About this RNA: Transfer RNA from a Candidatus Dojkabacteria bacterium, 72 nucleotides, folded computationally. Its Rfam family is "tRNA". By type it is a transfer RNA. Rfam describes the family as follows. Transfer RNA (tRNA) molecules are approximately 80 nucleotides in length. The sequence was found in a public genome assembly. The organism belongs to Candidatus Dojkabacteria, within Bacteria. The coordinates come from a structure-prediction model, not an experiment, and the mean pLDDT is 83.

[in-house]
RNA sequence: CGCGGGGUGGAGCAGUGGUAGCUCGUCAGGCUCAUAACCUGAAGGUCAGACGUUCGAAUCGUCUCCCCGCAA
Numbered sequence: 001c002g003c004g005g006g007g008u009g010g011a012g013c014a015g016u017g018g019u020a021g022c023u024c025g026u027c028a029g030g031c032u033c034a035u036a037a038c039c040u041g042a043a044g045g046u047c048a049g050a051c052g053u054u055c056g057a058a059u060c061g062u063c064u065c066c067c068c069g070c071a072a
Base pairs, nucleotide, nucleotide: 002070003069004068005067006066007065010024011023012022013021018055026042027041028040029039030038048064049063050062051061052060
């Protein structure tokens, strides 16, 4: 240099064009003599960045950055 996969709340992951979700964690409340477990609720991400296509983009296209792998 070439090819492929990936980047989405604190962590791990869904979501392949139409209101961004799940599990764990965090916080608050309930329960308990108390803790854990359990139950209820809340906060937290404008989706790696920019530009474009579209009525509408996490999703499609181009470029750039970062991570992993393959080949040389």